[in-house]
RNA sequence: GUUUGAUCCUGGCUCAAACAGAACGUUGGCGGCGUGGUUGAGGCAUGCAAGUCGAACGAGAACGGAAGACUUCGGUUUUCCCAGUACAGUGGCGAAAGGGUGCGUAAUACGUGGACGACCUGCCCUCGAGCGGGGGAUAACCCUCCCAACGGGGGGCUAACACCGCGUACGCCCGAAGGGUCGCAUGGCCCUUCGGGGAAAGGUGGGGAUCCUUCGGGACCUGCCACUCGAGGAGGGGUCCACGUCUCAUCAGCUUGUUGGUGAGGUAACGGCUCACCAAGGCUACGACGGGUAUCCGGCCUGAGAGGGUGACCGGACACACUGGGACUGAGACACUGCCCAGACACCUACGGGUGGCUGCAGUUCGGAAUAAUUGUCAAUGCGCGAAAGCGUGAACAUGCGACGCCGCGUGGGGGAUGAAGGCCUUCGGGUUGUAAACUCCUGUCACACGUUAAGAAAGGCCCGGGGGGUAAUACCUCUCUGGCUUGACAAAGGCGUGAGAGGAAGCACCGGCUAACUCUGUGCCAGCAGCCGCGGUAAGACAGAGGGUGCGAACGUUGUUCGGUGUCACUGGGCUUAGAGGGCACGUAGGCGGCCCGAUUAGUGGGGGGUGAAAGCUCCGGGCUCAACCCGGAAAUUGCCCUCCAAACGGUCGGGCUUGAGGACCGGAGGGGGAAGCGGAACGUCACGUGUAGCGGUGAUAUGCGUUGAUAUGUGACGGAACGCCGGCGGCGAAGGCGGCUUCCUGGACGGUUUCUGACGCUGAGGUGCGAAAGCGUGGGGAGCGAACGGGAUUAGAUACCCCGGUAGUCCACGCUGUAAACGAUGGGCACUAGACAGUUGUGGCUCCGAUGUCAUAGCUGCCGUAGCGUAAGCGAUAAGUGCCCCGCCUGGGGAGUACGGUCGCAAGGCUGAAACUCAAAGGAAUUGACGGGGGCUCACACAAGCGGUGGAGCAUGUUGCUCAAUUCGAAGCAACGCGAAGAACCUUACCAGGGCUUGAACGGCACGGAUUAGCACCCCGAAAAGGGUGUGACGCCCUUACGGGUGGAACGUGUCACAGGUGCUGCAUGGCUGUCGUCAGCUCGUGUCGUGAGAUGUAUGGUUAAGUCCCAUAACGAGCGAAACCCCUGCCGUUAGUUGCCAUCGGGUAAUGCCGGGAACUCUAGCGGGACCGCCGGUACAAAGCCGGAGGAAGGUGGGGACGACGUCAAGUCAUCAUGGCCCCUAUGUCCUGGGCUGCAAACGUGCUACAAUGGCCGGUACAGAGAGAAGCAAGACCGCGAGGUGGAGCAAAUCUCAAAAGCCGGUCCUAGUUCGGAUUGGAGGCUGCAACUCGCCUCCAUGAAGCUGGAAUCGCUAGUAAUCGCGGAUCAGCCACGCCGCGGUGAAUACGUACCUGAGCCUUGUACACACCGCCCGUCAAGCCAUGAAAGCUGGGGGUACCCUAAGUCGCCGACCCAACCUUCGGGAGGGAGGCGCCCACGGUAAACCUGGUGAUUGGGACU
Repeated sequence: GUUUGAUCCUGGCUCAAACAGAACGUUGGCGGCGUGGUUGAGGCAUGCAAGUCGAACGAGAACGGAAGACUUCGGUUUUCCCAGUACAGUGGCGAAAGGGUGCGUAAUACGUGGACGACCUGCCCUCGAGCGGGGGAUAACCCUCCCAACGGGGGGCUAACACCGCGUACGCCCGAAGGGUCGCAUGGCCCUUCGGGGAAAGGUGGGGAUCCUUCGGGACCUGCCACUCGAGGAGGGGUCCACGUCUCAUCAGCUUGUUGGUGAGGUAACGGCUCACCAAGGCUACGACGGGUAUCCGGCCUGAGAGGGUGACCGGACACACUGGGACUGAGACACUGCCCAGACACCUACGGGUGGCUGCAGUUCGGAAUAAUUGUCAAUGCGCGAAAGCGUGAACAUGCGACGCCGCGUGGGGGAUGAAGGCCUUCGGGUUGUAAACUCCUGUCACACGUUAAGAAAGGCCCGGGGGGUAAUACCUCUCUGGCUUGACAAAGGCGUGAGAGGAAGCACCGGCUAACUCUGUGCCAGCAGCCGCGGUAAGACAGAGGGUGCGAACGUUGUUCGGUGUCACUGGGCUUAGAGGGCACGUAGGCGGCCCGAUUAGUGGGGGGUGAAAGCUCCGGGCUCAACCCGGAAAUUGCCCUCCAAACGGUCGGGCUUGAGGACCGGAGGGGGAAGCGGAACGUCACGUGUAGCGGUGAUAUGCGUUGAUAUGUGACGGAACGCCGGCGGCGAAGGCGGCUUCCUGGACGGUUUCUGACGCUGAGGUGCGAAAGCGUGGGGAGCGAACGGGAUUAGAUACCCCGGUAGUCCACGCUGUAAACGAUGGGCACUAGACAGUUGUGGCUCCGAUGUCAUAGCUGCCGUAGCGUAAGCGAUAAGUGCCCCGCCUGGGGAGUACGGUCGCAAGGCUGAAACUCAAAGGAAUUGACGGGGGCUCACACAAGCGGUGGAGCAUGUUGCUCAAUUCGAAGCAACGCGAAGAACCUUACCAGGGCUUGAACGGCACGGAUUAGCACCCCGAAAAGGGUGUGACGCCCUUACGGGUGGAACGUGUCACAGGUGCUGCAUGGCUGUCGUCAGCUCGUGUCGUGAGAUGUAUGGUUAAGUCCCAUAACGAGCGAAACCCCUGCCGUUAGUUGCCAUCGGGUAAUGCCGGGAACUCUAGCGGGACCGCCGGUACAAAGCCGGAGGAAGGUGGGGACGACGUCAAGUCAUCAUGGCCCCUAUGUCCUGGGCUGCAAACGUGCUACAAUGGCCGGUACAGAGAGAAGCAAGACCGCGAGGUGGAGCAAAUCUCAAAAGCCGGUCCUAGUUCGGAUUGGAGGCUGCAACUCGCCUCCAUGAAGCUGGAAUCGCUAGUAAUCGCGGAUCAGCCACGCCGCGGUGAAUACGUACCUGAGCCUUGUACACACCGCCCGUCAAGCCAUGAAAGCUGGGGGUACCCUAAGUCGCCGACCCAACCUUCGGGAGGGAGGCGCCCACGGUAAACCUGGUGAUUGGGACU
C1' cells in the first nucleotide's frame, strides 16, 4: 500500500533498508586492498607440487681438453685433467608436516569446563651414567638366463652409523618381603633387602710429547657432531566425564556383546575392546529406537535488543584421498603424490600380461546462470635434510585475468545573457533545455613521453683485526665486537623532476500511488507494462518514442538467497463470547504450583576473589601507507563455564508448632438428582355387543382413503402400548448429557446452624479411566400413537418437497456396541480482590407479647439493571468478558480439507489423529449510511375499488420496426422513442442517391496586378439546368485639355497568390447551453454545540397535525439555507375610474326592421386601480397548542378553481443535425452548384389517432345562442354565375367599428332494424384551386361505385366537476397541402368514490441482509469444453539400510610346520631360533532368501483448482 460506498478491528499478501564467494542486461577512465568452481567428492592429456646428507658406506663414468704413441691420414690407442664429479645403490633423517576438499558423520565429531591415582612422545632443552670386545651377510658391481613390456631367476665379489651374538650397567623393567608418608574409592609417592632381565656406532677438525705403522696414517690428547641407558622439562598426542549441539511422534517402544560380574587375551593406556563362563539386566515421553538433513566452532550477515539466518575467504578441530577391505613400517599412519587384495573406470599389449588415481599448483573436458595463468622466484617468511656452504619447496612471496567486492581519484575550474541556434511545449504572448554552449581567462590531478631515484637486506657466509670460553695448546671449535665483500622474483612497478595540451575519459535506472521526479506524440483491452494495488476498449503523467525531470554514478538496474520491517510463533512481546482458537463432562497418574510461625541447612539465588574464555575479527584509543579501504600496537569486550569464600531475605530441603485453606463428627430443612419394583387416571387405537343411517374424513379448495358386509356419531364392556394434562414458574436438581403421574425400597451430591475434631491432608491435571442427547448397529422382546423409506392423492411448468390418505424400520424394554452435536453461556477449572438498586428460590437468626404478615440481617443458588474498569464494537459488568496469581486445552490468512496417505478404535456406519501439491488478495468480526424484502407499522396518489368513455377487432390517416432500394438522409428506444425533432418533404426545404459541373471556392481578410474592353443591364450560342462561350450598352473623384481624349486614384469587380474558407463528417462516453424523468413527491443540507476511536449520529425521533420537514408539544440541541407555502398571471363577487369601435334603462328622432341617429354614463362589457377569505366569528373537540368537525354570514370557506414556478440529486437519460465548443477526420472533396430521383417505396408487426358499426341515430326542411383569435402579396360582405368545389366582382376593414363565422341544440318531416336512407373505404368519370411544375407525390367538388365493419380475445388507457363525455370554432406553420396532428376557444354537460385488504408508484419510522453496478443485486450445484496439480489403481520399474544363510580375496592373530635357513650353542650328529607352506577364527566384494523403507510410472477412476 492492499478486503469496504465509507468505518473501526482482525488478518494475510506486498514494498521501501541492509548484506553477498553471486549471476544476467546496458555501460565502462585510473589506482590501492581484498576476493574468484557455491553445480559433479564427474572424468582427466601435459608439466611441476619431497627431498636431502659423500662430515654414515662401497663403488664410480662419459662428453670435452692437453700430452705421448701408432696410422692405410679416415682414425686408433695410452696417460693426465674432467673427477672422487654425474647417475644409480646400501644406510640415516624426512616423507604422519605443509597443501586440498567437505564425501561420510546427529556423535567414535565439535564447543565449553574438568579428569588420567589408566597413558605415549622422534627431533629440541636440562641433569646423571656410558660408548668394551667380536661375528656373519647383502645391494651396488661382474657373469649368465627368462621376458613384448613391467620385471624376474641363478652364480660370484664387497662396505658401513645396515644386521647379529658376547661383556658390563645404576637410578630402568619383572617378581618377592618389610617400612614410612599422603590421598579421592581402585590407590599415589618414597626408602631398604633379595632374585631375575635388558645397551651402544661411529664420523670429522686440530695437536704433536710417547708408542705402532703398509709411511697414507693409527693409538693417544683435545673439540664438535652422532650413539646407548636413565631422570626431568617443553611442545605434541591418546583416553574418560559433565553440559551444549537441526528436523519428523503420520518413528513409541528399543537392545543379546545387549547390561553387569569372574577370569583370560589384547592395547601406550582404562574399558565387552575381544573371548569363555555366570547373572538378567540396560535405555525410553527430560523423546529411546527409527527416518530425513547436515562437518563443527571462533566468527560472518541481519536486528534497538532478544533473536533469526549462515559456517566462502582467515584461524582451531574433525573427516576423507577412485570405491570397499586390510595390515606393514615407524616416535607418530591404518598413511593424498607408500604396500597388499577386491571392484568400477581408463590406457598399453606380442593377448600371456601389465600400468594408473589432480578433493596439491596451473591446465583440459562434460555438466552449469557461474568462477582466473598450463606465469615468475626461492629475494623475503617458513619447513625438510645437512656440521656447513647449500639443495629442495606450485607452502609462500609476487605478477597476470575478472568493476566480483570495498576504498580513493579523475573526466576540468572561474567568468560568460541579444538568455544565440537547434530541440520540446504553448493559451502563440511566451516558457523550457539554460551559464548550459559558443566565447574568454586559467589549472595541470590521472593517463602519455623522457629522465632520475629510495625502501623491501640483514641475517648467514667469506676476509682482516680485537675480546671471552672449552683445552696442555698461541691449533681447532665456539660466542661476541669493528671494518670490508656478497644476495631483489616483483620491476617497463613505486617516488621525484621535466614536457605537452582541456587536450584521451559518463553512464544506468526511474518519473500513477506506495516513492523523489510531467508534458507532447503514437497506439486503441491491440501492442504491451506490472513488486502490491492495478494500467491499456481514441485526448493513457502507468504501454512505446521524444523533450524535460528525479536518483545514483564507473557504475546502474534485474533475478534468486538471508535477516529486517512482521508484536505475523509473542523469552523480551500475542491471543481464544461473536474475527482462527476452551477439550462434550468428570475422576485422577506423572508433572507444575502452594497458608501462618520458629529453628537448622544451602546443588536455586545474591555478593567477593581466582582460573579459563587461543589468535584474528567487532568496539575504543594511538600509530603507519598523501586520505580512505587496508595494516600495526594497546585497551576493552568475550554477557559463558569451572574452582573457592561469604550471606541466608526469598525458593528448596530437614525438624518443630499453628488453624484461617481442605476435610470429618453432630443437628436440620429443600429438591423432576440416580437405580429398582409396584400402582393409577385421562386420552388414543383395536375387539365384542347395542342404538342408529348415509355419509364420514380431510383441505386454501379437492382427491386418494373409510362406509349399506352398516362407517362416522353414540352407549356398555374388554384388551393393548406409550406418554404423564392442570400444578408449572427466566421455579428446582445434576459434572455434563439430562431429569416431570403416585407409592415403597436402595443410593449420590449440595446447603444452613452450632459447637467440636484432624492439622496443609490443597489447586490443576499431559497420558489414562469413566460418563456421555439424538440417530445408528447386534441379540431377544414389544408395538397404541407417531412415523424416515415406500405407495397413493393433490399442488405445480415440473414437485423425487411443503398439504392430505396410508405406512415399514424406528420410537418403548433388557443386555451389548457406537462416542458424535449449534454436546452453546459459541465464555476451561481453582483462589482472592473490586459501587450499588431490584426480583425469584432454599435455609438460619433478630424486631413486633405469640402466630400470620411485615421488616431487618446473614449464607447458598437463580435472574435483571447498572458504577468503575474492560472491549474493534455489539456488549460484559461480584454468576466479569474487570484486577491479579496457579494449572490444563487450543489458535497462527482463505480455499484445497477435517479431505488424502499412514496409524489406531469400531460388527458396520464411521470416529480419533491429520497433511501436501495447487490456487487466491483476500477470507473474516463488529458497527455505519443507503438500497432492497412475496418483513412490520403509519400515510398518501384516478394506485386499486366505485363509475363514465375509450384502445386492443374494421377501414383510413400518421409515426415506428422490418424488408426492399442507386437512395429509401439523420436522430429519438421501457415508463420518460413511436401524430416525437417536423408549428407544413411536389421543386426548394434536403442533410440521401444517380448524373452533369466548379476549385481561394456560395459568404469573409491581406497583398500584387488589371481596371471602362469593369460591375450592372439587354441579347445571342451551347446545354436538362448549373456551368461555359460571345455581342451590345454601360458610372465616379482629381489633374491636363476647347472638344475628342489622355493621365491618375480608390471602391465595387476580375485575375493571381498567401494565410485560409467550408463540412448536417465522427465522438452527447471530452463539453456548454437547453430539455425529459423520478416529481408539486416533501424532501435535501449547513454552521455551532453534543455523542461516538471512527464511518457517522443528533438537529431532521417520540406524541399530535397538515396537501406539505405545514404547524404545535416535547427534546442535547440551538439556529439557518435550498425546497413546500406566500409573492406573480388568468378566472369567480363587489367597488371605483374611464366611456369608443362596446352598451341602451330613461328622454327625443327615425325605419319594414336593427343603438340606426341625437343623447345618456345607469346596466352589460372593456381594462386600469382597489376591496374581499383570515379558521376572522359561534359551538364542539384536542393538551392551556397546532389543528379538526359543525354552523352563521358570504359571490366565494378552510391552499375557492387554473397556470407559471421543479430542492440536493438520479438515469455517463436526450441533443455535436437549433446553437456554441475541445479533440479527431476530409481539402479539385466528406466542400460547393445544378437537373432528376428519393425521404411517400410494401409479404409483415406495433404505437397514436380519425370515421364508424347506427334510432339518445341517419337524412330533409325550418330556427337560436358563443368564446378566443386571425386578417394588407391579407380577410373579404351584399350581389351575380355554377348542383358544387369555385368563379366574376368588389362595399368594408391595418380591425371591441369591416370580414372570416359556428355546431350539437330546438321545431317539423322521413327512415323502422335492414350491412339498411347505417358506414363510408376503394375505384371509374367529370371538374375546381394553388403553384414555374400536381406522373412518381397536393387539396377540394360533383356524378357513379359502394369494401370492411352489427361494439371488438388476452390485455390495456383516460377521467373526481364545469371534470369525463359530446359539439363545433380559431390559430401557428403555410403558395397549396396529405391537419383526422398540435396549440387554444367556447357550447351542452354527467355518473361514482363503501373504502385502503389487494395491483402500481411514493413518503416517514422500524427490522433483516452474505446486496453497494445496490434484487434487472448476490449466488449454489450438476452438466458441456479446455487446462493444471493431486489421491486410488491390476501392475511394471528403480533406490536405500538392515537380517539370515552361502562363498570367501588380501591380511592380523592362533595352531601346525615331515620342506628350507648365514650369525648363537655344540660332543659337529645336532640344538636354539627363524622362514616357506598348510589349517582355523574373523572378514571386503559377490551370491541366495524373505521382509521393510522410499521414489518413478500405470489402462482406468475419485474428488479439487482455474477459465
Molecule: small-subunit ribosomal RNA
Organism: uncultured bacterium